[in-house]
Description
This is a predicted structure of a 167-nucleotide RNA (glmS glucosamine-6-phosphate activated ribozyme aptamer) from Paenibacillus contaminans. Rfam family: glmS glucosamine-6-phosphate activated ribozyme aptamer. Gene Ontology terms of the family: regulation of gene expression and catalytic activity. From the family's description: This entry contains a glucosamine-6-phosphate activated ribozyme that is found in the mRNA for GlmS. GlmS is an enzyme that uses fructose-6-phosphate and glutamine to generate glucosamine-6-phosphate.
RNA sequence: UUUGAAAUGCAAGCGCCAGAGCUCGAGCGGGACGGAAACGGCUUGAGCUGACGAGGUGAAGGUGUUCGAAGUUAUUCGGCGGGGACCUUCCGGUACACCAUCAGUGCCGUAAGUUGGGGGGCAAAAAACCGGGCGACCGGUCGGACAAGAUCCCAACAUGUGAUGAA
Numbered sequence: 001u002u003u004g005a006a007a008u009g010c011a012a013g014c015g016c017c018a019g020a021g022c023u024c025g026a027g028c029g030g031g032a033c034g035g036a037a038a039c040g041g042c043u044u045g046a047g048c049u050g051a052c053g054a055g056g057u058g059a060a061g062g063u064g065u066u067c068g069a070a071g072u073u074a075u076u077c078g079g080c081g082g083g084g085a086c087c088u089u090c091c092g093g094u095a096c097a098c099c100a101u102c103a104g105u106g107c108c109g110u111a112a113g114u115u116g117g118g119g120g121g122c123a124a125a126a127a128a129c130c131g132g133g134c135g136a137c138c139g140g141u142c143g144g145a146c147a148a149g150a151u152c153c154c155a156a157c158a159u160g161u162g163a164u165g166a167a
Base pairs, nucleotide, nucleotide: 014081015080016079017078019077020049021048022047023046024045025044026043027042028041033040034039052068053067054066058090059089060088061087062086069076070075091109092108093107094106095105096104099165100164101163102162103161113157114156115155116154117153118152128141129140130139131138132137
C1' cells in the first nucleotide's frame, strides 16, 4: 500500500463517478479552418463540478413518491445506488365512563375522530465580503420572500358501541 472479515459511528435533494464539461502539469503539433488578438487541436497525469433548500422513517409488499425556489416545456448535464409520501396486510398502540379479554367503528407510529379557519416555517442556491487553493473550485458570514407539513389556538359537526368478567 492492497485485499478479506468483524465491530463501532455516520444519510436521505442523500452517497458515488468510468460519460460529459472545466482547471493545472508534461509532451507533440501549430497544415487547414475560426478569431482583432490571445488562442481554439491531439496524447497523457493529477484534480474540480456533478438537485437550491424546507420537511420527513414501525415491518413486508405494491408503487415510483411531500412542498416550493430556479428553469422552461425537458427537469436541476448524463449515469449508478439508496431513502422519504401514499395504498394493502401484519405488528404494536390509542379513542368509544374506569380495569381485563374478545369483537365493532375510527385514528396513530411517540402520536392517536372529521372538516374548516388561524398560525408556523433562520429557507437556500445568486450577488457582496472574508478565508483556503497556481487554478477549476471549496468553506464561512450576510442575504427579500413565498409554499407544504408538524407543534400550538379557535369554531362547527360526529361518536360517546356490544358481550363476558372483576371491582
Its mean pLDDT, the model's own confidence on a scale to 100, is 76.